[in-house]
Context: one part of a larger RNA
């Protein structure tokens, strides 16, 4: 001198970006933050309305609500407790491996069964919840069938230093699901209303091989302190068998065998979440890791595995713990480091706020649905920036303060007067862009494909619709100098003096140092110097 997620103090007009628990990962009241699919499936309400012969019947409606299923829920999002470690950064390696959806190729999707939930009916329970008994469906479940190829084993043959790869050949056990939408012939059933076969298009389901993403795992380096930590290891270090894993490996067993690290810091201890970056600084460095980005670790504590492509799973089980609520005392419920918000702690850190209109995520063929991510507001000078608080002209240099040598000087053209202008703010009109996007409808036309002019993808044009922010910004007009200036400091350093009071008191102070009766250093006051919506102080870096 410059920074800063800051805090105090005193003060405060206004706009755009930004940024806001650095402390107890301390403890939680309430609402919300994860669903969707009826184009997988079997069931299926009610109020409300109309009509009634008053029994009830149609609408409401295959609606709502639940179930069975599928796909998400492993992402989006918070924290930084651990962790000094292949966690992170950086370069490679996997011939030792997985990838759901998505996309590219070729292939296939035949034939059968058995229950269950919902529902009804019974029971148990204060509840959460469960228990029997009945009927039922499927893209749910379990069998046959095939099976190019892909796995497995044996063989051959190639290639390679070798683990091992590729060829081929022979055996052997693993697959699958149907929904929607159109249709002139034809066939089956028919309660003569239709259903189904079949033909086709779309979405789907299985197997396979690539790619594309993500991901595991392993290896070089590289980045803290403390030797007042110097000797550490028994699954310890190699080996062989074998389990286990998607996938190597003491990953785990059982054996055999004494190895293995280590002054180039092993073990221990201390602190830490690391990286892009960020603050400094002329670089070298040094300090740091909020905001955004990338990775990791965690989710009350502690442990454990199911489910899945994918967790050892923040808003999922289960178990143990400590907490805190219900309870009929038998037994049950929870888990804000998610957005608000509360209470504590702290010098100190915001709304229980609107919208899903954009962006992006899940689901759904699509209308759509959900989305505390995000867009938005709102609350704070917390930061950066930009802007006003007026402008011109005005000497009898008014009054008045204040200093004086008593002449006079200074505050000062500063006021006041008089002519002006209109940013900010206020009032009234108008009114965006974000939507060249979405969606609906119509449709030139063109595409796959078909027995077909069907349906099924595209789709120029064209109508309609979609905005939280928000009647916000931008813009026009109206009044009006009106509503807007402070803070430190003025003995040296270091811009910038004089009076009065006080009298080593009171008090100042950063470092010299000031104060004991003439203080330019206290205090006030008048002038004056620097910054300005700020301006000192602290407190941390450099």
């Nucleotide at each position: 001198g410059a920074a800063c997620g800051a805090a105090c103090g005193c003060u405060g007009g206004c706009g755009g970006c930004g940024u806001g628990c650095u402390u107890a990962a301390c403890a939680c009241a309430u609402g919300c933050a994860a669903g969707u699919c009826g184009c997988a499936c079997g069931a299926g309400a009610a109020a409300g309305c109309c009509c009634u012969u008053c029994g009830g019947g149609g609408u409401g409606a295959g609606u709502a609500g639940a179930g069975u299923g599928g796909c998400g829920c492993a992402c989006g999002g918070g924290u930084g407790a651990g962790u000094a470690a292949c966690a992170c950064g950086u370069g490679g390696g996997u011939a030792a491996u997985c990838u759901a959806c998505c996309c590219u190729a070729a292939g296939g999707u035949c034939u059968g069964g058995a229950a269950u939930a919902a529902c009804c009916c019974g029971g148990g329970g204060a509840a959460a919840c469960c228990c029997g008994g009945g009927c039922u469906a499927a893209u749910a479940c379990c069998g046959g069938a095939u099976g190019a190829g892909a796995c497995c084993a044996c063989a051959a043959c190639a290639g390679g230093a070798g683990a091992c790869u590729g060829u081929u050949g022979u055996g052997g056990g693993a697959a699958a699901a149907g929904c929607g939408g159109g249709g002139g012939a034809c066939c089956u059933c028919u309660u003569c209303g239709g259903a189904g076969g079949c033909c086709u298009c779309g979405c789907g389901c299985c197997a396979u091989a690539g790619g594309a993403u993500g991901a595991g795992c392993c290896c070089g380096c590289g980045g803290u302190c403390c030797a007042u930590c110097a000797g550490g290891u028994a699954g310890u270090u190699g080996g062989u068998a074998g389990g286990g894993u998607a996938a190597c490996g003491g990953c785990c067993u059982a054996c055999c065998a004494a190895g293995c690290c280590u002054a180039a810091g092993a073990c221990g201890g201390a602190u830490a979440g690391c990286u892009g970056g960020u603050c400094u600084g002329a670089g070298a460095g040094g300090a740091u890791g909020a905001u955004c980005a990338g990775c990791c670790a965690c989710a009350c504590u502690g442990g454990a595995a199911c489910u899945g492509a994918g967790a050892c799973a923040c808003g999922g089980u289960c178990c143990a713990g400590a907490c805190u609520c219900c309870u009929a005392c038998g037994g049950g419920a929870g888990g804000c480091a998610g957005c608000a918000g509360u209470g504590g702690g702290g010098a100190a850190u915001c709304u229980u706020g609107c919208g899903c209109a954009a962006u992006g995520g899940g689901c759904g063929a699509a209308a759509g649905c959900c989305u505390g991510a995000c867009g938005c507001a709102g609350c704070a000078a917390c930061g950066c920036c930009g802007u006003g608080u007026g402008u011109g002209u005005g000497a009898u240099g008014a009054a008045g303060g204040c200093c004086c040598u008593c002449g006079g000087g200074u505050c000062g053209u500063a006021a006041a007067g008089c002519a002006c202008u209109g940013u900010c703010g206020g009032g009234a009109c108008c009114c965006a862009a974000g939507a060249u996007g979405g969606c609906g409808g119509c449709g030139a036309g063109g595409g796959a494909g078909u027995a077909a002019u069907a349906g099924c993808c595209c789709g120029a044009g064209u109508c309609g619709u979609u905005g939280a922010c928000g009647g916000u910004a931008a813009g026009u007009c109206c009044a009006a100098a009106g509503g807007a200036a402070g803070c430190a400091c003025c003995g040296g350093c270091u811009a910038a003096c004089u009076c009065u009071g006080u009298g080593c008191c009171a008090g100042c102070a950063g470092c010299c140092g000031c104060g004991g009766u003439a203080a330019g250093a206290c205090a006030g006051a008048g002038g004056g110097u620097g910054c300005a919506a700020g301006c000192g102080u602290u407190g941390u870096u450099c």
A computed fold for a 542-nucleotide part of an RNA from a metagenome, annotated as small-subunit ribosomal RNA, 5' domain. The prediction has a mean pLDDT of 85. The full RNA is in RNAcentral, with records from SILVA.